Predicted 3D model of a 75-nucleotide RNA (transfer RNA) from an Actinomycetota bacterium. Its Rfam family is "tRNA". From the family's description: Transfer RNA (tRNA) molecules are approximately 80 nucleotides in length. It is annotated as a transfer RNA. The sequence is in RNAcentral, with records from ENA. The organism belongs to Actinomycetota, within Bacteria. Its mean pLDDT, the model's own confidence on a scale to 100, is 80.
RNA sequence: GGGCCGGUAGCUCAGGGGUUAGAGCACCCGUCUCAGCUACGCGGGAGGUCGGCGGUUCGAAUCCGCCCCGGCCUA
Numbered sequence: 001g002g003g004c005c006g007g008u009a010g011c012u013c014a015g016g017g018g019u020u021a022g023a024g025c026a027c028c029c030g031u032c033u034c035a036g037c038u039a040c041g042c043g044g045g046a047g048g049u050c051g052g053c054g055g056u057u058c059g060a061a062u063c064c065g066c067c068c069c070g071g072c073c074u075a
Stems, first nucleotide, its partner, number of pairs: 001074007010025004018058001027045005051067005
């Protein structure tokens, strides 16, 4: 240099044109228990301009182009 895969919550990842952008863990609150605290369990909450800039479309996290970052293969 070329090819392929990936980038979405603090972390690990779903979601592959229209539904309110979600799960687990972590975090916060309540509850349970306890003399008290913590953990587990149960219930709730907060947390995102979906890597960046353009384009297509009535509508883009999703499709297209360029760029950035990471991984693998290849010369």